RNA sequence: UCCGACAAGGGCAAACCGCUCGAAAGGGCGGGACGCAAAGCUACGGGCCUAAGGGGGGGGUAUCCUAUGGUCGCCGAGCUGCCGAAG
Numbered sequence: 001u002c003c004g005a006c007a008a009g010g011g012c013a014a015a016c017c018g019c020u021c022g023a024a025a026g027g028g029c030g031g032g033a034c035g036c037a038a039a040g041c042u043a044c045g046g047g048c049c050u051a052a053g054g055g056g057g058g059g060g061u062a063u064c065c066u067a068u069g070g071u072c073g074c075c076g077a078g079c080u081g082c083c084g085a086a087g
Base pairs, nucleotide, nucleotide: 002087003084004083011036012035016031017030018029019028020027021026034073040079041078042077044076045075046074047071048070049069053066054065055064056063
């Protein structure tokens, strides 16, 4: 350094529930644990979600396109990092 143990000490927290912010996706806080060795950080590339605003279409209604909005617990990349058995 790779690697990741029925190791030690710790860490994070899905679904769901409450409050809250948001047009929504989703975020924050508290509860709660499905999981996680980077489930720490950065939306840089791809994917995915949403469509307020903008554009098209329609004409008492019905929707389509679009990220400038999100997601790092989808994948990749970059940066940083605890512990130490075997190999």
This is a predicted structure of an 87-nucleotide RNA (c-di-GMP-I-GGC riboswitch aptamer) from Candidatus Fraserbacteria bacterium RBG_16_55_9. Of the family's consensus pairs, 91% are formed in the model. Taxonomically the source falls in Candidatus Fraseribacteriota (Bacteria, Bacteria candidate phyla). It was read from a public genome assembly, where an Rfam model found it.